[in-house]
RNA sequence: GCGCGCUUAGCUCAGUUGGUAGAGCAGUCGACUUAUACUCGAUCGGUCGGGAGUUCGAAUCUCUCAGCGCGCA
Numbered sequence: 001g002c003g004c005g006c007u008u009a010g011c012u013c014a015g016u017u018g019g020u021a022g023a024g025c026a027g028u029c030g031a032c033u034u035a036u037a038c039u040c041g042a043u044c045g046g047u048c049g050g051g052a053g054u055u056c057g058a059a060u061c062u063c064u065c066a067g068c069g070c071g072c073a
Base pairs, nucleotide, nucleotide: 001072002071003070004069005068006067007066010025011024012023013022019056027043028042029041030040031039049065050064051063052062053061
């Protein structure tokens, strides 16, 4: 330099054909217990890496930039 993949909640990851973004763990509160743990319930948590474009509508399609990984030279 070229090609491919990844970037979504504090962490690990889903999100199928473009239609109002989710789970588990963690946090907080409560139930249970003499108490802690376990278990159960509720709750909190997002500019979907940045920017631009297409569209009535974008995490999803296009362009560009950045970071990380793999391969080729």
Overview: The RNA shown here (transfer RNA) has 73 nucleotides and comes from an uncultured bacterium. The sequence was found in a public genome assembly. It matches the Rfam family "tRNA". Rfam classes the family as a transfer RNA.